FMN riboswitch aptamer (RFN element) from uncultured Roseburia sp., 151 nucleotides, folded computationally.
RNA sequence: UCUUCGGGGCAGGGUGAUAUGAAUAAUCAUAGAUUCCCGACCGACGGUGAUUCUAAUCUUUUUGAUUGGAAAGUCCGUGACCCGCUUGUUGUUGCAAGCGGCUGAUCCGGUGAGAAUCCGGAACCGACAGUAUAGUCUGGAUGAGAGAAGA
Numbered sequence: 001u002c003u004u005c006g007g008g009g010c011a012g013g014g015u016g017a018u019a020u021g022a023a024u025a026a027u028c029a030u031a032g033a034u035u036c037c038c039g040a041c042c043g044a045c046g047g048u049g050a051u052u053c054u055a056a057u058c059u060u061u062u063u064g065a066u067u068g069g070a071a072a073g074u075c076c077g078u079g080a081c082c083c084g085c086u087u088g089u090u091g092u093u094g095c096a097a098g099c100g101g102c103u104g105a106u107c108c109g110g111u112g113a114g115a116a117u118c119c120g121g122a123a124c125c126g127a128c129a130g131u132a133u134a135g136u137c138u139g140g141a142u143g144a145g146a147g148a149a150g151a
Stems, first nucleotide, its partner, number of pairs: 001151005012038003018031005040136002042126002044078004051071008073124002082101008106122005128139003
């Protein structure tokens, strides 16, 4: 430098905003939320990881050692979205590059010398726009992207 890859998820039940029809009202019927309520389900990338699992090698075996691999949504960072600034451009409420900002959530018990990662339990979190109030639907997005693999 190039190529490829690079995110998952409402089962089931309840309610009925609203719409339509019955000439109007009352009233009735039908439709009607993956958004509300009960409940269900999901977890990007890198790092760390006393512990667990696993591969190779060494060791006569056991045991042990060395090297590598896997295991955290809520521990440390990164990324998408959004906002601002600078420069360039011209299609001037745009586009491109760079810089900066913003960016959610965990406790208890156990074991132990030591737990932010192990074991058990109980919790909690999830951009923007649309729409009946959305982590899960639709859309920007056949986009971008941390990063991974290969040439």

The prediction has a mean pLDDT of 78. The organism belongs to Roseburia, within Bacteria.